[in-house]
RNA sequence: ACUGAUCGUAAAGCGCCAGCACUGUAGCUGCCCGACGUGGAGUACAGUGGACGAGGUGGAGGUUUAUCGAAAGAUUCGGCGGGUACCUCCCGGCAGUCGUAUCACUGCCGUGGAGCGCAGGGACAAAACAUCGGAGUGAUCGGAUGGACAAAGACCUGCGCUUGAUACGUU
Numbered sequence: 001a002c003u004g005a006u007c008g009u010a011a012a013g014c015g016c017c018a019g020c021a022c023u024g025u026a027g028c029u030g031c032c033c034g035a036c037g038u039g040g041a042g043u044a045c046a047g048u049g050g051a052c053g054a055g056g057u058g059g060a061g062g063u064u065u066a067u068c069g070a071a072a073g074a075u076u077c078g079g080c081g082g083g084u085a086c087c088u089c090c091c092g093g094c095a096g097u098c099g100u101a102u103c104a105c106u107g108c109c110g111u112g113g114a115g116c117g118c119a120g121g122g123a124c125a126a127a128a129c130a131u132c133g134g135a136g137u138g139a140u141c142g143g144a145u146g147g148a149c150a151a152a153g154a155c156c157u158g159c160g161c162u163u164g165a166u167a168c169g170u171u
Stems, first nucleotide, its partner, number of pairs: 014081004019077001020049007031040002033037001052069003058090006091110006098169007115161007129146004134141002
């Protein structure tokens, strides 16, 4: 390098860590000190932290600070990767006429779904917090219980606006 076999892993506020912050151990006494130490800084090694939920995936390609709030008030920082976001095309569907069918167009939806705008309505979270255990020398991690608190979207109500052609039917 090639080939084959076996085992493990599967997440989308998700994964990772060289900056940064912090912990432990070791070792040094060159540096710092009104204090001379189980000190500080620095070194080596091993670690810890680094997004709280709500919402969200037809297929292909492209792009990258990809929706919403909560908490905190250095770390949800800084960065790498990914991604259900956005755009284009395709597939399937929904709405647009008095009704049906076909074609086209416009908008929308991705199977719990389906036009746009405005106004109104009631509802929904976890972390944080408090209490109590557990793991670890430690930084820290993980769990149980308790009572809370959102916004977007969706939903409900009202108003306004939102197609043509052909065929058939109905009035």
GlmS glucosamine-6-phosphate activated ribozyme aptamer from Brevibacillus panacihumi W25, 171 nucleotides, folded computationally. Its Rfam family is "glmS glucosamine-6-phosphate activated ribozyme aptamer". It is annotated as a riboswitch. The sequence is in RNAcentral, with records from Rfam and Ribocentre. The model forms 86% of the base pairs in the Rfam consensus. The organism belongs to Brevibacillus panacihumi, within Bacteria. Its mean pLDDT, the model's own confidence on a scale to 100, is 78.